[in-house]
Context: one part of a larger RNA
């Protein structure tokens, strides 16, 4: 100097603690270990691996297995050698298919020294090479997680020390901050802190369709004339800065005030923004890369199967266990979003999943769209009118194909399950709970994710403990 202590002193954080509401019991979903398997491809392993890569495994993805083929190859670049522009489409046979043998129709190039000469395709031949989701993440680049958005990490010169190093950065106040101030062998800088950025809250200006309707007419309907006030849209501006007053501080920074204005008051909410480094953290399976290794195979191509296996076990989540409730009725009121191989009003058929049929709309204009918690009746404390697993039948889209393995609907079955040990999580405010919507992925699938809005709480006395971090200090050659 760091590191560390079941040393000390200071100070934070949903770290305790007050509180809510959950895990852990049940069923299912779904990641993981472990078993099994011809294979169940691979990675990722306290916190920070396990709804994680995977924004979506029937094929295809697939890297995995078993069978069938291919060997300059699916894929570049170069040589030579023969042919031909080429591209696309139908169809035979053989086979699982990949491939192989074949017919047939359409279409039929540039450039030119007029030389099949260059370009372009296909076949062939030797080779140089192609290829490799083989290994090494302890060879490595990028990118990423954690400390941790913690308030630190340092340089210059000067000073002190023989040096290592020290000072500045300690100290006395304050802050959300190494914020500030003030004081000192320091005296200034640089990365982080803050601010600039984005969006939400208020107000103005400017615009006025596809939005909007005060007033005047109109209609079933902002439906039409009118208008652009108002909302709303979306562009540029104002607005907050301890400025103001009072107190207290050391006359400072700074602190208190149901303090005054104001739509918002002390960082106004939220994101974005992640110093120097720590874990030989993760990843060679995004990519790129060094060195190894496989070249008729450890590379290519295809069928079929696997990743969906199931004595068990852990994680994440969804449903319930009921009355704040389940079921029946109903004329209420969001936001984000997404839409041409598309979203599909409206009528019609179907209990329904859905189908027919088509309008409109490259969309403030047409459309997914029905928002649901909400109100009104009904059950009355039961394994029920709760709960909806499993199963049997019929069906419905999607897709070349739902068997191994899709999702949904209908009727019928109605399992565990009466709030859950030990222990163990999130959240301080428009939060948690709790309720639907939307969007990526995507033929087809969502209890996951990512974002959208409705209703909307408690509690914090406190910093003794328990975990995690910053400062100063001590004790220890680790």
């Nucleotide at each position: 100097u760091g590191a560390c202590g079941g040393g000390g002193g200071c100070c934070c954080g949903c770290a305790c603690a007050a509180g809510c509401g959950g895990u852990g019991g049940a069923g299912c979903a779904u990641g993981u270990g472990g078993u099994u398997c011809a294979a169940u491809u691979c990675g990722a392993a306290g916190c920070a691996a396990c709804g994680c890569g995977c924004a979506g495994a029937a094929c295809c993805u697939u890297a995995c297995c078993a069978g069938c083929c291919c060997u300059u190859g699916a894929c570049a670049u170069g040589u030579c050698c023969c042919g031909u522009a080429u591209g696309g489409g139908u169809u035979u046979c053989a086979g699982a298919g990949a491939u192989g043998a074949g017919a047939u129709c359409c279409u039929u190039c540039a450039g030119u020294u007029c030389g099949g000469c260059u370009g372009g395709c296909g076949g062939g031949a030797a080779c140089a090479c192609a290829g490799g989701u083989g290994c090494u993440g302890c060879a490595u680049g990028g990118c990423u997680g954690c400390c941790g958005u913690c308030a630190g990490c340092u340089c210059g010169u000067g000073u002190c020390g023989u040096g290592a190093g020290a000072u500045g950065u300690u100290g006395g106040g304050u802050u959300a901050a190494g914020u500030c101030c003030c004081g000192c062998a320091a005296c200034g800088a640089g990365c982080g802190c803050a601010a600039c950025c984005c969006u939400c809250g208020c107000c103005c200006u400017u615009a006025g369709u596809u939005g909007c309707c005060a007033u005047c007419a109109u209609u079933u309907a902002g439906u039409u004339g009118g208008g652009c006030a108002c909302u709303c849209u979306a562009a540029g501006g104002g607005g907050a800065c301890u400025g103001c007053c009072g107190g207290u501080g050391a006359u400072a920074a700074g602190c208190c005030g149901c303090g005054a204005g104001g739509a918002a008051g002390g960082u106004g909410g939220g994101g974005a923004u992640g110093a120097c480094g720590u874990c030989a953290a993760g990843u060679c399976c995004u990519c790129a890369u060094g060195g190894c290794c496989c070249u008729u195979a450890c590379g290519g191509g295809c069928u079929g199967g696997g990743c969906u296996a199931c004595a068990c076990a852990c994680g994440u989540g969804c449903u319930a266990c009921a009355a704040u409730g389940g079921c029946g009725g109903u004329g209420a009121c969001a936001a984000u979003g997404g839409g041409a191989c598309g979203c599909g009003a409206a009528g019609g058929g179907g209990c329904g999943a859905c189908c027919c049929c088509u309008a409109g709309c490259a969309a403030a204009u047409c459309u997914c769209a029905a928002a649901a918690a909400g109100c009104c009746g009904u059950c009355u404390c039961a394994g029920u009118u709760c709960g909806g697993a499993u199963u049997g039948u019929g069906c419905u889209c999607u897709g070349c194909a739902a068997c191994u393995c899709g999702a949904g609907c209908a009727c019928a079955u109605g399992a565990a399950g009466u709030u859950g040990g030990a222990a163990u999580c999130g959240c301080u405010a428009g939060u948690a709970a709790u309720c639907g919507c939307a969007g990526a992925u995507c033929a087809g699938c969502a209890c996951g994710c990512u974002g959208c809005g409705g209703u909307g709480a408690a509690u914090a006395c406190g910093u003794u403990c328990c975990c995690g971090g910053g400062c100063c200090u001590u004790g220890u050659a680790c």